Predicted 3D model of a 68-nucleotide RNA (transfer RNA) from a marine eukaryotic metagenome. RNAcentral holds the sequence, with entries from MGnify. Rfam family: tRNA. Its family is annotated with triplet codon-amino acid adaptor activity in the Gene Ontology. Rfam describes the family as follows. Transfer RNA (tRNA) molecules are approximately 80 nucleotides in length. Rfam classes the family as a transfer RNA. The prediction has a mean pLDDT of 83.
RNA sequence: CCGUAGCUCAGCCCGGUAGAGCAGCUGACUUUUAAUCAGUUGGUCACAGGUUCAAAUCCUGUCGGGCC
Numbered sequence: 001c002c003g004u005a006g007c008u009c010a011g012c013c014c015g016g017u018a019g020a021g022c023a024g025c026u027g028a029c030u031u032u033u034a035a036u037c038a039g040u041u042g043g044u045c046a047c048a049g050g051u052u053c054a055a056a057u058c059c060u061g062u063c064g065g066g067c068c
Stems, first nucleotide, its partner, number of pairs: 001065003006022004016053001024040005046062005
């Protein structure tokens, strides 16, 4: 410094609906595949506690990873 969807990440600073791309699934198109287009599934926001009407976001501790 980082930990958020199967993968790569944004969002965190300044609390207020959990998101993007890729992947997956369904459909259209096509002789078929690929490509393209439309739709759609998927999250204990590392874990525990605290503050707050409300926490991915603020505070404390713990665990894991990276760099010096």